[in-house]
Context: one part of a larger RNA
RNA sequence: CACCGCCCGUCACACCAUGGGAGUUUGGGGUGCUUGAAACCGUUAGCCUAACCCGCAAGGGAGGGAGGCGUCUAGGGCAAAACAAAUGACUGGGGUGAAGUCGUAACAAGGUAGCCGUACGAGAACGUGCGGCUGGAUCACCUCCUU
Numbered sequence: 001c002a003c004c005g006c007c008c009g010u011c012a013c014a015c016c017a018u019g020g021g022a023g024u025u026u027g028g029g030g031u032g033c034u035u036g037a038a039a040c041c042g043u044u045a046g047c048c049u050a051a052c053c054c055g056c057a058a059g060g061g062a063g064g065g066a067g068g069c070g071u072c073u074a075g076g077g078c079a080a081a082a083c084a085a086a087u088g089a090c091u092g093g094g095g096u097g098a099a100g101u102c103g104u105a106a107c108a109a110g111g112u113a114g115c116c117g118u119a120c121g122a123g124a125a126c127g128u129g130c131g132g133c134u135g136g137a138u139c140a141c142c143u144c145c146u147u
Stems, first nucleotide, its partner, number of pairs: 003110001005107001008103002011100001013097004018092003023087005031079005041070004047065003052061003113134009
């Protein structure tokens, strides 16, 4: 500054953070499937084999070796999910802002008293119905207090 007051909501503009969101990208790791080196272990008709055994010998046996097979497994690959982060057309409200648009809901009986609950309706503040409260003005009456 004191009614030429105060003040409410929609809308428009700008900025900020944020909820939802088909999804997308990255990470993620228990699980499942698959593949699977080396070592150890198990197994092995056939192959190789000085030491031991049998045999005069040839050869055979035991043991061993290479190789094969198997169990286990480091690691690799694939899959959908939990979880995390980023991003996402569109969408919801929120905050702030000098000033703007529309009205004027509230504050005086604020010009329909206001407010609370609820239902319906509406550009917006809101309106209407029902119930409740006085934290309503005014008028009349009654009771009490003070002078």

A computed fold for a 147-nucleotide part of an RNA from an uncultured Clostridia bacterium, annotated as small-subunit ribosomal RNA, 3' minor domain. It was read from a public genome assembly. The coordinates come from a structure-prediction model, not an experiment, and the mean pLDDT is 80.